Model confidence (mean pLDDT): 78 of 100. Predicted 3D model of a 96-nucleotide RNA (Glycine riboswitch aptamer) from Zoogloea sp. Of the family's consensus pairs, 91% are formed in the model.
[in-house]
RNA sequence: GCGCCGUCGUGUGGGAGAGAGUUCGCGUGGGUCAUCCGCGAGCCGCCGAAGGCGCAACCCCCGGAACCGCUCAGGCAAAAGGACCACCGACGAAAC
Numbered sequence: 001g002c003g004c005c006g007u008c009g010u011g012u013g014g015g016a017g018a019g020a021g022u023u024c025g026c027g028u029g030g031g032u033c034a035u036c037c038g039c040g041a042g043c044c045g046c047c048g049a050a051g052g053c054g055c056a057a058c059c060c061c062c063g064g065a066a067c068c069g070c071u072c073a074g075g076c077a078a079a080a081g082g083a084c085c086a087c088c089g090a091c092g093a094a095a096c
Stems, first nucleotide, its partner, number of pairs: 005092005011087004019044001021043007045076003051072001052070003058064002
């Protein structure tokens, strides 16, 4: 010096699952009706790959711990989010 590795970045690309459920209320321009859409609340049904909780293999066995389990949270057209993977950049006992 380079690489691996680690951490960070509103980085870039990819990224699953589950009802566009139902009822009620509200929604600019004079009024009414219908439809669509948005927001809020209730009810039933579901998903799990933000986060969270619980354990298993395993370990340095106090304990920690998954893509397993639970679904509190979150989500169930699109959008947003999304574990994780790849790439780019920064840093290097640094980041956390």